Model confidence (mean pLDDT): 78 of 100. Predicted 3D model of RNase P RNA and transfer RNA as a complex of 462 nucleotides. Rfam match: Bacterial RNase P class A.

[in-house]
């Protein structure tokens, strides 16, 4: 020097004017929430996206607990408010290494599927083949019986190598490796080693249904709440089913509200009625709260911790809009990139004028998009000391 | 913002793991019929199954990721 791995950072820059939104201060007007001025100070991102997760936060004709059904995760151990995220570790693949990648529980609980070929896709079977017997004068012939190593088909063919053994074979024996079961050390564990037994009995799909385990009631900032205007506080339909004591108040019996059940509470029991749902039809398009300081975010130090993290001190930081602001000229610089020049450079002239994108209740996360720059570590190979 | 749904020929659509290199209709080509055109026959082209991965021996189907398109949700009485 070239290849190449894995982390982090930055992603136009400064001023100046002239707008926009909030805010805080003064001063004005308003009298329904507010409005106008003038100052000072604040004002998009790493992904603000996608809405794919997990929360906080609210609401719900009910809460609890149990169960059912759906939905969902899925090797162990840890983190965290949580989670499908993240860390570490196992196993298995990839890579000469750095290091990458895995939807990685069960298939001896059941079902279910495995197209074509093929003899056969899991009861059991035999196309070529090899082998014994008989037949035939002989064998590219015929019957019968054994057998599954070879060959053939497939994505997959009922353990694998090698050796005895056999007519010929075969776990038929027998070593080793695979499985399977039982004990043993190591380790929380997932696993990992190493003994002992079985002669193999068990073929793939669980992103086909299901079985284990664990999780999770729904809905969502257009969620709710509170003022204010204004209209027809209207109508059809579903559901309840007129009870019995009492003067009344209630009380019993029934009936209604969440899938079901049990306790509980709650509404109803005037029917010209009502706790309720479903739809039509009217009306408004105002305002305030919700709403940004919260499991916040970042730097420094230390302390636990292989690490995610997490404790403790110290410092800095802060859009809040609502059909929605975050803009627009101008100066000065400027990356990538085009053209040129000879002095081939980390040169120099001139041109070009910055990727993906933009808050919408918040927040931890994944995922996608993304011009170019920088900075750490690390591994191969080549060269020279 | 929020929620849901859908995507296969020019257009509407069938498919639900192998029978599908994907069938129908209807329109488009070509030819027969006819003096012509229509109607009708007869043949024929027309699909990266939105895109990319993955799971399976096999994917339009099953899972994940994006990508386009649509629909619905405001308050009062």
């Nucleotide at each position: 020097g070239c290849g190449g791995a894995a982390g982090g950072u930055c992603g136009g820059a400064u001023g100046a004017c002239c707008g926009c939104u909030g805010u805080c201060g003064c001063a004005g007007g308003a009298u329904c929430a507010c409005c106008u001025g003038c100052g000072g100070g604040a004002g998009a991102g790493g992904a603000a996206a996608g809405u794919c997760c997990g929360g906080a936060c609210u609401c719900c004709a009910g809460a609890a607990a149990g169960c059912a059904a759906c939905g969902g995760u899925g090797c162990c151990g840890g983190g965290u408010a949580a989670c499908g995220c993240c860390c570490g570790g196992g196993c298995g693949g990839g890579g000469c290494a750095a290091c990458c990648c895995g939807a990685c529980g069960g298939a001896a609980a059941g079902c279910g599927c495995c197209a074509c070929a093929g003899a056969a896709a899991u009861c059991a079977a035999a196309c070529c083949g090899c082998c014994g017997u008989g037949g035939c004068c002989g064998g590219u012939c015929c019957a019968u019986g054994g057998c599954a190593a070879g060959g053939g088909u497939g994505a997959a063919a009922u353990g694998g190598u090698g050796g005895g053994g056999u007519a010929a074979g075969a776990g038929c024996c027998c070593a080793c490796c695979g499985c399977g079961c039982c004990g043993c050390u190591g380790g929380c564990a997932a696993c990992a080693g190493g003994g002992g037994u079985g002669g193999c009995a068990c073929g793939g799909c669980a992103a086909g249904c299901c079985c284990c385990a664990c999780c999770g009631g729904g809905a969502g900032c257009a969620a709710u709440g509170c003022c204010a205007a204004a209209u027809a506080g209207g109508g059809a339909c579903c559901g309840c089913g007129c009870g019995c004591c009492g003067c009344a108040a209630g009380g019993c019996a029934g009936g209604g509200c969440u899938g079901c059940u049990u306790u509980u509470g709650c509404c109803c029991c005037u029917a010209u009625g009502c706790a309720g749902g479903u739809c039509c039809g009217g009306g408004u398009u105002g305002g305030c709260a919700g709403c940004u300081a919260g499991a916040g975010c970042c730097c420094u130090g230390u302390c636990g911790g292989u690490a995610a993290c997490g404790g403790c001190a110290g410092g800095g930081c802060a859009a809040g809009a609502g059909g929605a602001a975050u803009g627009g000229u101008c100066a000065u610089c400027g990356a990538a990139c085009c053209g040129g020049g000879c002095g081939u450079g980390u040169c120099c002239c001139g041109g070009g004028g910055a990727a993906c994108a933009g808050a919408a209740u918040c927040c931890g996360g994944c995922u996608u998009a993304c011009a170019g720059g920088c900075c750490u570590u690390c591994c191969g190979c080549g060269c020279c000391c | 913002g929020c929620c849901c749904c859908c995507g296969u020929c020019g257009u509407c659509u069938a498919g639900a793991g192998g029978c599908c290199c994907a069938g129908g209709a209807c329109g488009c080509c070509a030819c027969c019929c006819u003096u012509u055109c229509a109607a009708g026959g007869u043949g024929g082209a027309a699909a990266u199954c939105g895109c990319g991965g993955g799971u399976u021996c096999g994917a339009a189907u099953c899972c994940c990721g994006c990508c386009g398109g649509g629909g619905g949700c405001a308050c009062c009485a």